[in-house]
Molecule: Guanidine-I riboswitch aptamer
Organism: Rhizobium straminoryzae
RNA sequence: AGAGUUAGCCGCUAGGGUUCCGGCACGUGAGACGUGCGACUGGUCCGAGAGCGGCUACCGGCAGGGAGACAUCCUGCCGGGUGCACGGCGGGACAAAAGCCCGGGAGAC
Numbered sequence: 001a002g003a004g005u006u007a008g009c010c011g012c013u014a015g016g017g018u019u020c021c022g023g024c025a026c027g028u029g030a031g032a033c034g035u036g037c038g039a040c041u042g043g044u045c046c047g048a049g050a051g052c053g054g055c056u057a058c059c060g061g062c063a064g065g066g067a068g069a070c071a072u073c074c075u076g077c078c079g080g081g082u083g084c085a086c087g088g089c090g091g092g093a094c095a096a097a098a099g100c101c102c103g104g105g106a107g108a109c
Base pairs, nucleotide, nucleotide: 007056008055009054010053011052012051015046016045020043021042022040023037024036025035026034027033058080059079060078061077062076063075064074065073084104086107090102091101092100
């Protein structure tokens, strides 16, 4: 200086807005219905690379099986399933916003 790997899915949470529900205000004497409000607690909904949990891929070890010493294949068990991670502006999608996506980006150390 260069290359490769550092994975995927599911659930939950921090957080997020307002399509729907509910709530509130007005239009009503009341009701249905309509309009507006997310500086309306909430339900549906979205939701983390640097949050949590689970499963799997994958890696190592052990045991067993098939003719088979090794390699290879299958099954089971045990362990790992990992280290580090400061981070804009701006843009994008869905109804809309966000710790979502651009993005382990730009940049910093």